Predicted 3D model of a 515-nucleotide part of an RNA (small-subunit ribosomal RNA, 5' domain) from a metagenome.

Context: one part of a larger RNA
RNA sequence: GAGCGAACGGUGGCGGCGUGGAUAAGACAUGCAAGUCGAACGGGAUUUUAUUUGUAGCAAUACCGAUAAAGUUCAGUGGCGUAAGGGUGCGUAACACGUGGGCAAUCUGCCCUGAAGCGCGGGAUAGCUUGGCGAAAGCCAAAUUAAUACCGCAUGUGGCUAUUGAGGGAUUCCUCGAGAUGCUAAAGACGGCGCAAGCUGUCACUUCAGGAUGAGCCCGCGGCCUAUCAGCUUGUUGGUGGGGUAGUGGCCUACCAAGGCGACGACGGGUAGCCGGCCUGAGAGGGCGACCGGCCACACUGGGACUGAGACACGGCCCAGACUCCUACGGGAGGCAGCAGUGGGAAUAUUGCGCAAUGGGCGAAAGCCUGACGCAGCGACGCCGCGUGGGGGAUGACGGCCUUCGGGUUGUAAACCUCUUUCAGCAGGGACGAAGUUGACGUGUACCUGCAGAAGAAGCGCCGGCUAACUACGUGCCAGCAGCCGCGGUAAUACGUAGGGCGCAAGCGUUGUCC
Numbered sequence: 001g002a003g004c005g006a007a008c009g010g011u012g013g014c015g016g017c018g019u020g021g022a023u024a025a026g027a028c029a030u031g032c033a034a035g036u037c038g039a040a041c042g043g044g045a046u047u048u049u050a051u052u053u054g055u056a057g058c059a060a061u062a063c064c065g066a067u068a069a070a071g072u073u074c075a076g077u078g079g080c081g082u083a084a085g086g087g088u089g090c091g092u093a094a095c096a097c098g099u100g101g102g103c104a105a106u107c108u109g110c111c112c113u114g115a116a117g118c119g120c121g122g123g124a125u126a127g128c129u130u131g132g133c134g135a136a137a138g139c140c141a142a143a144u145u146a147a148u149a150c151c152g153c154a155u156g157u158g159g160c161u162a163u164u165g166a167g168g169g170a171u172u173c174c175u176c177g178a179g180a181u182g183c184u185a186a187a188g189a190c191g192g193c194g195c196a197a198g199c200u201g202u203c204a205c206u207u208c209a210g211g212a213u214g215a216g217c218c219c220g221c222g223g224c225c226u227a228u229c230a231g232c233u234u235g236u237u238g239g240u241g242g243g244g245u246a247g248u249g250g251c252c253u254a255c256c257a258a259g260g261c262g263a264c265g266a267c268g269g270g271u272a273g274c275c276g277g278c279c280u281g282a283g284a285g286g287g288c289g290a291c292c293g294g295c296c297a298c299a300c301u302g303g304g305a306c307u308g309a310g311a312c313a314c315g316g317c318c319c320a321g322a323c324u325c326c327u328a329c330g331g332g333a334g335g336c337a338g339c340a341g342u343g344g345g346a347a348u349a350u351u352g353c354g355c356a357a358u359g360g361g362c363g364a365a366a367g368c369c370u371g372a373c374g375c376a377g378c379g380a381c382g383c384c385g386c387g388u389g390g391g392g393g394a395u396g397a398c399g400g401c402c403u404u405c406g407g408g409u410u411g412u413a414a415a416c417c418u419c420u421u422u423c424a425g426c427a428g429g430g431a432c433g434a435a436g437u438u439g440a441c442g443u444g445u446a447c448c449u450g451c452a453g454a455a456g457a458a459g460c461g462c463c464g465g466c467u468a469a470c471u472a473c474g475u476g477c478c479a480g481c482a483g484c485c486g487c488g489g490u491a492a493u494a495c496g497u498a499g500g501g502c503g504c505a506a507g508c509g510u511u512g513u514c515c
Base pairs, nucleotide, nucleotide: 001515003513004512006511007510008509009508013386014385015384016383017382018381019379020378027342028341030340031339032338035080036079037078040077041076043074044073045072046071047070048069049068050067051066052065054063055062056061087298088297089296097222098221099220100219101218102217103216106215107214111211112210113209114208115207116206117205119153120152121151122150129142130141131140132139133138158184159183160182163178164177165176166175167174168173188203189202190201191200192199193198224270225269226268231261232260233259236258237257238256239255240254241253242252243251273295274294275293276292277288278287279286280285300321301320302319303318304317323334324333325332326331350376352375353374354373358372359370360369361368362367389419390418391417392416399410400409401408402407423456425451426450427449428448429447433441459504460503461502462501463500464485465484466483470499471498472497473496474495480487481486
C1' cells in the first nucleotide's frame, strides 16, 4: 500500500447493488417450512334440486323420514411424493475431494423411442357399527364392506435358468444364432357412440429391448504440520470352498499358506470438510475456502434395520443414553445444523408480505401445497453514484487568535446582491416484469411533468522525525503521549486546551488478521 462475513470509538443526508450467527454441531417457548389425487375405493357428515310415504292445513306450503342426482367436506384404504428442495461443517488426512481413465463387475422411479400384451377367478382388511380397557398417548375383541390393495390360474411377444454352434475379447466373458424341458405379467378410471351386445378416445397397467438422466464400484496422479512418533499389521497379506450384494472384493465365514506396509516417512500424534475460486503480488509464490456453484459428511448422542427405483432416511421407525415436558404415578411425549424468534457473545437482521414471477410435488384439469423462491423490513457491514449549493461580493466588517502594538491571520470566508433546484418534500401522470378479467413488490414501484424555497443535509483523524501540516497558553519526569526513534524535571511545534493548518470525507480513525 492492498484486502476483510469484521468489531470498537466519534459522526451520519439520499439512492442502487450486494451482504449479515465467524461464538453455543449449546439448549430451545410459539407459529409456519410436504403434501396431493374423489378421473383408484368404500363409508360418515352436510348443501341444493327432483320424486315420494306420513303429519298439519281448504290450499299454497311447512315439518319428520325415504330414494335419486349433483356438489362440499371429514377421517380411512390405495397411488405418487416425502431420498428433491432447504440447513450446517461435527466428523473426515480418506479414492473424502480435484483431475484423467476403467466396469467384459453394476443398478436406474418418473421421461423418450420401439415390440408385444392387458384373459378368468378368489379370499381378506381399514373405515363404519357394537362391546371392552386406559388419566392420557393409545389399545383389544366381535360383526361387516370396497378397490388401480392382496392372492391363484391362464397366455408368453419376450425375459431368466440349464445345453449348444459361430465370431470376437482376454481373469470370469461379450455379440449373433439354435433348441427340449422348467420358471416368470397385468388394473382399471373417465369420456364419446349405441336400446343392448359392443366399438372407440384419453390417461393408467404388464413384459421386453434401447435411450436419456441419476447413482454405485475400481484405478493412475495431485494437494497440511510433526521423527521430541521408527517400526506397524492377525481378517492382517494371499489362496481355495461357501455366503452376501445391483455388483467386484477379507465385504463376511471355514480351511490352507506366511505374508503385507515402511526413511520415496509406514504406524502414531496434531490440525482440517475438498474444489471451482477469493485476497495479495510484476511474477514466482504466500494466505484463505464467507457469499455464488460442484462434490462429500452430518441431522440431540450412539447403534440398527424396515419400506422403497433410490435412505440406513433433518421435520420416518426401533433400541440404548443424556436432557426437557405431561401424568390420575400405572405410563406417555419431544428433537430449529429449515424460516422467523429466545439465549450466551466484542459481534451478525423481521416471531414481515406473496405464491404475481421462476422452479418443485401431486392431479386429466381446475387447482392445492411450497419460510425453495420472489419481495419488503433492519444494519454506512461493503462497493458504487449523488448531494449538503453556483456566480458576484473589501472599508478586507464584527468576533476569535497571534503580535515587534505598526499590524498579521481567520478571509471572498460571512453579511449583502443575483441565479439554480439534483436529492429529500408536495401534487399530477404512470409502466415493463403477465400468455389469461392473474402483480406480493406497490392503499402507484421505476420513470415523466409541475410547485416552493438555499431552503432539510459534515464530520473524523492528524500537525517532533519517518510524514503533508505551527503558534499561544496551561502543566512542570506531574498529568499525560507513544507505530518506531522517543517526548514531559519552568519559555514543550511531541502532554492538555485554543486559534490556525494538513489529510480524507458520509465517512474518519483504532484494533484484529492476511499478502
Its Rfam family is "Bacterial small subunit ribosomal RNA". Its family is annotated with structural constituent of ribosome and ribosome in the Gene Ontology. The coordinates come from a structure-prediction model, not an experiment, and the mean pLDDT is 84.